c-di-AMP riboswitch aptamer (ydaO/yuaA leader) from a Vulcanimicrobiota bacterium, 138 nucleotides, folded computationally. The coordinates come from a structure-prediction model, not an experiment, and the mean pLDDT is 77.
[in-house]
C1' cells in the first nucleotide's frame, strides 16, 4: 500500500417507532411508573353495493405468473419497495440490494360522533444530471 475481521464514538439507514414533564430506584450511566405532545394502526353509522362460502380479515413493499425441483428452494419475468454526503420534494439516466415475518379467530366494505391500540427490532449506505422550495452561515 492493498484486502478482511473486530470494537468505540460521531454521523447516518429500514420502520409510526420520536420529543417533553413529574415521582421512585441508582455514586452515577441509566431504570421503573405515571402523565402529556406528536407520529402510525385497528374498531365504529347514515348512504352505497350486491355477490361468495373453497370461510373471511389485519398490519407490511413483501404480489402474480412461469420453468426446473421428491421437498426445503432455485431462475426467469411482470410489478411493488429501499439506498446521508448542508434541508425537503420532484423528475431523468444508471448502479446495489429486499419481496419476508407476524396477527385475528367464523367476525370486521367506507364511515361522523366515538372508542381503542404502538411508539418495537434490525443495520453501515448512491452515483450524476435538471428544477422548485424554505432555511443556515459569512
Nucleotide at each position: 500500500u492493498a484486502c478482511g475481521u473486530c470494537a468505540a464514538a460521531u454521523c447516518g439507514c429500514c420502520a409510526a417507532a420520536u420529543c417533553c414533564g413529574g415521582a421512585g430506584c441508582u455514586a452515577g450511566c441509566g431504570u421503573u411508573c405515571c402523565g402529556g405532545a406528536a407520529c402510525g394502526g385497528g374498531g365504529g353509522a347514515c348512504u352505497c353495493c350486491c355477490a361468495g362460502g373453497u370461510g373471511g380479515g389485519g398490519u407490511g413493499a413483501a404480489u402474480g405468473c412461469g420453468c426446473c425441483g421428491g421437498u426445503c428452494g432455485g431462475c426467469g419475468c411482470a410489478c411493488g419497495g429501499g439506498c446521508a454526503a448542508a434541508c425537503u420534494c420532484c423528475u431523468u439516466c444508471g448502479g446495489c440490494c429486499c419481496g419476508a415475518a407476524c396477527c385475528c379467530g367464523u367476525c370486521a366494505a367506507c364511515u361522523a360522533a366515538c372508542c381503542u391500540c404502538g411508539u418495537a427490532g434490525g443495520c453501515g449506505u448512491u452515483g450524476a444530471a435538471a428544477g422548485a422550495g424554505g432555511a443556515g452561515c459569512c
The model forms 96% of the base pairs in the Rfam consensus. Taxonomically the source falls in Vulcanimicrobiota (Bacteria, Bacillati). The sequence was found by an Rfam model in a public genome assembly.